[in-house]
Parts: sequence; structure tokens; C1' cells
RNA sequence: UUAAAUCUUCGGGGAAGGUGAAAAUCCUUACCGGCAGUUAAAGCCUGCGACUCCGCGCUUUUGCACGGAUUGAGCCUGUGAAAUUCAGGCGCCGACGGUACAGUCCGGAUGAGAGAAGAUAAGG
Repeated sequence: UUAAAUCUUCGGGGAAGGUGAAAAUCCUUACCGGCAGUUAAAGCCUGCGACUCCGCGCUUUUGCACGGAUUGAGCCUGUGAAAUUCAGGCGCCGACGGUACAGUCCGGAUGAGAGAAGAUAAGG
């Protein structure tokens, strides 16, 4: 220094008011943005994860492993060699269960996880 191995740690943010018998769910006005990549910094460009569903195996069940499917939303102007990523402007989107209809409340979840950082010994 390189590829592989093992282990450790980290790894999602955000609300007030009004109406009402009842809403953190409706209405008004706000606020928030996982990971990697991309000639230059991205919630809305590409892909991944999460959620949901299906198949199969193990399991008494719960559940676990593997494989697969589904999976939201952006334009204009400017600068520039280069930007749907920056600046200005105007927009848009947000799993499942619960509950007066939920991106912001409660729950599965002290979970899982894309991935990030570090350590170890051995080899070349």
C1' cells in the first nucleotide's frame, strides 16, 4: 500500500393556532428531509435502504433466513467549463396499524437497515 476476513462503534428530522362534543388527523399558517453516486453541494436526476405484499425453507406457534415484486414528488431564470444538485423565484411529495381523515402524535421500533468511521491479526 492492496484485496479479502473478523470485530467494535455510529447510523431520521419536524407544530402552533382556529372550528368542534371529540382533531397534534379537518381548516389556516408553519416546519422537516436516511444512504451512495452524479464534471459542482440533490427530499422531488440515478440507484439503495426502510415500509407493504408474495414465494420457498426451518420452526408447534411466534418468528427467523433466503429469493422476488411494489415503492412518492421540479420546473423557470441566472452564474459557470461543468449544476433538474449552487443563487433567485414559484411549485410538489411523504409506508403500515391506531384514532375525527396524520410526513410532524402513539405503536411495531431499546427493532431493522442502506451505509459511515475505527480496530485487529495474517498474507502479498
This is a predicted structure of a 124-nucleotide RNA (FMN riboswitch aptamer (RFN element)). The prediction has a mean pLDDT of 80.